[in-house]
RNA sequence: GGCAAGGUAGCCAAGUCGGUCACGGCGGGUGUCUGAAAAACAUCAGAUCUCGGUUCGAUUCCGAGCCUUGCCA
Numbered sequence: 001g002g003c004a005a006g007g008u009a010g011c012c013a014a015g016u017c018g019g020u021c022a023c024g025g026c027g028g029g030u031g032u033c034u035g036a037a038a039a040a041c042a043u044c045a046g047a048u049c050u051c052g053g054u055u056c057g058a059u060u061c062c063g064a065g066c067c068u069u070g071c072c073a
Base pairs, nucleotide, nucleotide: 001072002071003070004069005068006067007066010026011025012024019056028044029043030042031041032040049065050064051063052062053061
């Protein structure tokens, strides 16, 4: 340098013929329980890499860029 895959909460991760409250797990806060804690249960908060385009509407489609991984040179 070329090609491919990927980027979604603190971490892991699903999703999408374009539109409901963006699924879930770990972790965190609060509460119930307990003598206290752990476990369990209930509940709460937190995320779509950046910019532009298409569109009434973009996490999803298109372009460019950045980053990560792999392959080739």
A computed fold for a 73-nucleotide RNA from Candidatus Roizmanbacteria bacterium RIFCSPLOWO2_01_FULL_45_11, annotated as transfer RNA. RNAcentral holds the sequence, with entries from ENA. It matches the Rfam family "tRNA". It is annotated as a transfer RNA. From the family's description: Transfer RNA (tRNA) molecules are approximately 80 nucleotides in length. The organism belongs to Candidatus Roizmaniibacteriota, within Bacteria.